[in-house]
Molecule: SAM riboswitch aptamer (S box leader)
Organism: Bacteroidota bacterium
């Protein structure tokens, strides 16, 4: 890179540099010298994966499997805005003369973790 499973309406920022851009890509709407966006440093948040607790179940009685917590010690990973909408398909009531607009559902993209080549 790809590929597979899961999750993506909830949560969480101050301080120093630095100096115009950034929110993936298209439209749209926002953020943004009242300092964005990076780097750092403390901090927080949240519970995938390791880890420790102890409960429950199983039989193959093992520091054994498996389930549901709790903990936050390692590993990531996050701290504007639902993934900020929207896109492509369906499309309930309603509205519309009509195109169609729309709640919602799904895909498709993306992001995050675990996992395989």
């Nucleotide at each position: 890179c790809a590929c597979u499973u899961a999750u993506c309406c909830a949560g969480a920022a101050a301080g120093a540099c630095u100096g115009a851009g950034g929110g993936a890509a298209u439209g749209g709407c926002c953020c943004u010298a009242u300092g964005a966006c990076g780097u750092c440093u403390u901090g927080a948040c949240a519970a995938c994966c390791u880890g420790u607790c102890g409960c429950g179940a199983g039989c193959a009685u093992g520091c054994c499997u498996c389930g549901a917590g709790a903990u936050a010690a390692g590993g990531u990973g996050c701290c504007a805005a639902c993934u900020c909408c929207a896109a492509c398909c369906u499309g309930a009531a309603g509205c519309g003369c009509a195109a169609g607009c729309c709640a919602a559902g799904g895909g498709g993209a993306g992001a995050u973790a675990a996992g395989u080549u």